c-di-AMP riboswitch aptamer (ydaO/yuaA leader) from Actinoplanes auranticolor, 150 nucleotides, folded computationally.
It was read from a public genome assembly, where an Rfam model found it.
NCBI's taxonomy places the organism under Bacteria, Bacillati, Actinomycetota, Micromonosporales, Actinoplanes.
The model forms 92% of the base pairs in the Rfam consensus.

Parts: sequence; structure tokens; C1' cells
RNA sequence: CGCAGACCGCCGCCUAAUCGCCGCAGGGCGAGCCGAGGAACCACUCGAGUAAUGGGGUGAAUCCGAUCCGCGCACCCCCGCGCGAUCGGUAGGGAUCGCUUCCGUCCCGAACCCGUCAGCUAACUCGGUCGGCGGCCGACGGAAGGAAUG
Repeated sequence: CGCAGACCGCCGCCUAAUCGCCGCAGGGCGAGCCGAGGAACCACUCGAGUAAUGGGGUGAAUCCGAUCCGCGCACCCCCGCGCGAUCGGUAGGGAUCGCUUCCGUCCCGAACCCGUCAGCUAACUCGGUCGGCGGCCGACGGAAGGAAUG
């Protein structure tokens, strides 16, 4: 000198996941935000078939096609069904540094939970408030509108 990393602080992003008060602390109590259960009315209600599949919830995270491989079912074979893997797309969602919309650009399109049970749902009842990232360099993408200030 350069690179990388860690800690503190600050500024931002996803998410409901923030703020305040009390306590030495573990923790507790509120506000805000979020989720669930729960009437009437309304909705659902029948039947058939199958080798295989209960049903439901949080969430943007659904759905479709292809490939070849594996597993299970079925099968004389091909075809087929379900699951997984990989690619491609997609309903939908996020960012783009004060707000909204549009354009452009860049991304996400997961994961988990309940436990045989729950439609909607006033009163009422019960919970959650985690976690994960980026920057302190550069760039301040464009347009319209609104608001505020002068």
C1' cells in the first nucleotide's frame, strides 16, 4: 500500500416482525402491525370412477412443459400415475435511497406448520412481533403527477 474478515455506530432492504414503559437481569406490561378459531344469512350437500392420493393453514412462492435418471403403483409391451433431480416458462411478489403511478433494468417465484379437524362469520376467544441481507464507494436510471418548503 492492497485484499479479505471481525466488532461498534450510522444509513437502507425483505418480512407482521417496530416503538414505548417497568425490572440489575432472566423477564414482564402496553401501543402499533400481523395471524388463527368462532353465529345468523349465504355457500357446501348428490352420484360415478381409480392401481395409487384424508383434509386444512401461514406465505408472493402457484401452475405448465420438456429431459433423462431413480423410487413406488399399474402393466404382456408401449403408454400412464405419484414423488424426486435438471432445465425453460408462468400466476403472483420485491427493489430501483422522501410519496404515488408508468417505462426501463435487476431479482424472487421458497420453506414450514396443524394433526383426522376448522367455509364465510358479528359478539367473543387465542396467538406472533422472528430471521436474513446491503452500504458508509460509486451511481445519484427516465417520465408524469401530487405534496411540502422558499